[in-house]
Molecule: Glycine riboswitch aptamer
Organism: uncultured Neomegalonema sp.
RNA sequence: CUGAACUCCGAAGAGCGACCGGGUGCCAUCCGGUCCACCGAAGGAGCAAGCGGGUGUUCUCAUCCCGUGAAUCUCUCAGGUCCAUGACGGAGGGGGC
Repeated sequence: CUGAACUCCGAAGAGCGACCGGGUGCCAUCCGGUCCACCGAAGGAGCAAGCGGGUGUUCUCAUCCCGUGAAUCUCUCAGGUCCAUGACGGAGGGGGC
C1' cells in the first nucleotide's frame, strides 16, 4: 500500500392479521392464494454542496439548463414482519515490505 471471495461470531425494525383452500378425526403448527396494515440494514432507485460545461454579457457576476456527484438520508420496485435472510462490525483468511 492493498486487504477480494470465503469461514466463524455479533447484528435492528415491522401483524402469532383477516378470508379461502390444502393438510388433520378436531385443533395447533405448516404450505399456497387473495386482501389490508406495517418495516428498511440483501439487492435496486433518487438527491445536496462542490466541480465541469452551456446560456447570458464588452467583460465579470446573477438567473436558468445539462452533466458529474454520498450515505445508516429518502423511495419501498424487490425483499421482509417465527426461523432463514441481513447492511455493518470483530476475528480469521490472501499478498507485499